[in-house]
Molecule: Bacterial RNase P class A
Organism: Desulfosarcinaceae bacterium
RNA sequence: GGAGUAGGACAGACGGUCGCCGGUUCUUCCAAGGAGGAACGGGAGGAAAGUCCGAACACCACAGGGCAGGGUGCUCCAUAACGUGGAGUCGCGGUGACGUGAAGGCAAGUGCAACAGAAAGCAAACCGCCUUGCAUGCAUGUGCAAGGUAAGGGUGAAACGGUGCGGUAAGAGCGCACCAGUUCUCCGGGUGACCGGAGAAGCUGGGUAAACCCCACCCGGUGCAAGACCAAAUAGGGAAACAUUCGAGGGUUGCCCGCCCGAGUUUCCGGGUAGGUCGCUUGAGAUGUCGGGUAACCGGCAUUCUAGAGGAAUGAUCGUCAUUUCGGUUUCGGGUAACCGGACCGGAAAACAGAAUUCGGCUUACGGACUGCUCCGGCC
Numbered sequence: 001g002g003a004g005u006a007g008g009a010c011a012g013a014c015g016g017u018c019g020c021c022g023g024u025u026c027u028u029c030c031a032a033g034g035a036g037g038a039a040c041g042g043g044a045g046g047a048a049a050g051u052c053c054g055a056a057c058a059c060c061a062c063a064g065g066g067c068a069g070g071g072u073g074c075u076c077c078a079u080a081a082c083g084u085g086g087a088g089u090c091g092c093g094g095u096g097a098c099g100u101g102a103a104g105g106c107a108a109g110u111g112c113a114a115c116a117g118a119a120a121g122c123a124a125a126c127c128g129c130c131u132u133g134c135a136u137g138c139a140u141g142u143g144c145a146a147g148g149u150a151a152g153g154g155u156g157a158a159a160c161g162g163u164g165c166g167g168u169a170a171g172a173g174c175g176c177a178c179c180a181g182u183u184c185u186c187c188g189g190g191u192g193a194c195c196g197g198a199g200a201a202g203c204u205g206g207g208u209a210a211a212c213c214c215c216a217c218c219c220g221g222u223g224c225a226a227g228a229c230c231a232a233a234u235a236g237g238g239a240a241a242c243a244u245u246c247g248a249g250g251g252u253u254g255c256c257c258g259c260c261c262g263a264g265u266u267u268c269c270g271g272g273u274a275g276g277u278c279g280c281u282u283g284a285g286a287u288g289u290c291g292g293g294u295a296a297c298c299g300g301c302a303u304u305c306u307a308g309a310g311g312a313a314u315g316a317u318c319g320u321c322a323u324u325u326c327g328g329u330u331u332c333g334g335g336u337a338a339c340c341g342g343a344c345c346g347g348a349a350a351a352c353a354g355a356a357u358u359c360g361g362c363u364u365a366c367g368g369a370c371u372g373c374u375c376c377g378g379c380c
Base pairs, nucleotide, nucleotide: 001376002375003374004373005372006371007370010367012321013320014319015318016317017316018315020043021042023040024039025038026037027036028035029034045352049363050362052361053360054359055358056357057223058222059221060220069219070218071217072216073215074088075087076086077085078084089103090101091100092099093098104214105213109212110211111208112207126153127152128149129148130147131146132145133144134143135142136141161179162178163177164176165175166174180204181203182201183200184199185198186197187196188195189194227278228277229276230275237269238268239267240266241265242264249261250260251259252258285304286303287302288301289300290299291298292297323349324348325347326346327345328344329343330342332341333340334339
């Protein structure tokens, strides 16, 4: 210098002006329900997002146990919990840093598999090899039939360990030696997954469980529109009183008479609705520091309070500065030069996005800069 790999932070700063949404205090008006003004103080995120997991909290259900159903699936640790995280093991990929794995069981049972091929799941005889019988021939042969054979050829992703020697009619773990694998036993290391070593057994058993299934462990449902409290009008419900041609009550001009209508009228109680209040933000909290731990994380101490409008405010603009970048200037520095750096001038850029009960994760979106590490090349 090039190519890669991993990671943690940040998400412009300050000031002026004009706004928006809550809160506290004071204050003005009022038809007493509210309406307005002033001051002070507060006002999004690393993902507030997707709503995919796990919890808190609330209500409903629930003796206990089982079945069904769903989920998870190497080990140890962390945690309130998790399908999350940390550290490891093993497999796979990469020269490497590193990445990645739904990583229990197909040696319990059942199922599934295109093409090619003679045969594909307690395998199989197409060619070849070998034996026997018959026929034929001078012949070691040829033809037919019955059988043996998985060593060789050929097909296939895959043909039931590999090499060699023995063995055999020809062959075959049929026997033996070595190699590979599996299972078992022992020794050593590790908390463990597992690793290393020694020995034994011819044991050599295809793939697929994000196929049914088996094994182990876990799991009640619904979500703040949960839920709690206060509580109109109207229409139902209950009770009481007064009435039903001895007429309550209503209408007709303010009252009386009169006239007309007339079977209900009034009060109270209770449930629910509209509406309102709470739930609502002090919490597995945040920041700093010290300690423990490889780490995730945990603990001590100190400091701190930081949106709570349920349809949704948190914005705009100007100036200065900072960052990156582009163009230009330069009697500046380095260099033979190209060029690099500094200073100055002018311009440009900054994304994804938007709290709605609250936390812990995961996933996805996205800007510029920085740091560790690896490989390759060059120079000293």